[in-house]
Record summary: This is a predicted structure of a 117-nucleotide RNA (Guanidine-I riboswitch aptamer) from Planosporangium thailandense. It matches the Rfam family "Guanidine-I riboswitch aptamer". Rfam describes the family as follows. This family represents a conserved RNA structure found upstream of the ykkC and yxkD genes in Bacillus subtilis and related genes in other bacteria. Gene Ontology term of the family: regulation of gene expression. NCBI's taxonomy places the organism under Bacteria, Bacillati, Micromonosporales, Micromonosporaceae, Planosporangium. The sequence was found by an Rfam model in a public genome assembly.
RNA sequence: GCGGGGCGCGUCUAGGGUUCCGCCGCCGGUUUCGGCGGGUCUGGUCCGAGAGACGCAGGCGGGGACCGGCUGUCGUCGGCCGUCCCCGUCCCACGGCGGGAGAAAAGCCCGGGAGGC
Numbered sequence: 001g002c003g004g005g006g007c008g009c010g011u012c013u014a015g016g017g018u019u020c021c022g023c024c025g026c027c028g029g030u031u032u033c034g035g036c037g038g039g040u041c042u043g044g045u046c047c048g049a050g051a052g053a054c055g056c057a058g059g060c061g062g063g064g065a066c067c068g069g070c071u072g073u074c075g076u077c078g079g080c081c082g083u084c085c086c087c088g089u090c091c092c093a094c095g096g097c098g099g100g101a102g103a104a105a106a107g108c109c110c111g112g113g114a115g116g117c
Stems, first nucleotide, its partner, number of pairs: 008056005015047002020044002022041001023038006058090008067082006092112001094115001098110003
C1' cells in the first nucleotide's frame, strides 16, 4: 500500500423533540365538553448513545465431564474434534459541516465516516 471477514441484542441513562395524554392561554358552551394556540410547559406515552451504565449472547485463555466421532498402541492409556459445565478475560477511542427517518428532534442513522493527532 492492497484485498477479505467480524464488530450483535435487551433494559436503562445523558440527551431529544411535540403525534397522543396532561398542563397553560384565548374563544364558544357553561354539568359534561368543544375549537384554536403554546415545548422559551416541570411532566406521562414516544425516540435515544461506537467513544455512557448494567445484563445476555458470542470470541479468546485455562480447567473439568467423558456421552459421540477420528487416531496411536498387544493392551493400559494418550492425542484431536464435537457437546456441556466452571474460572478468567474482551483494550483504546479527538471528531465537523451537511443529509436522512418519523409527528418532530437528538449524543438516533449516514459514522470507529470526512478530517485531525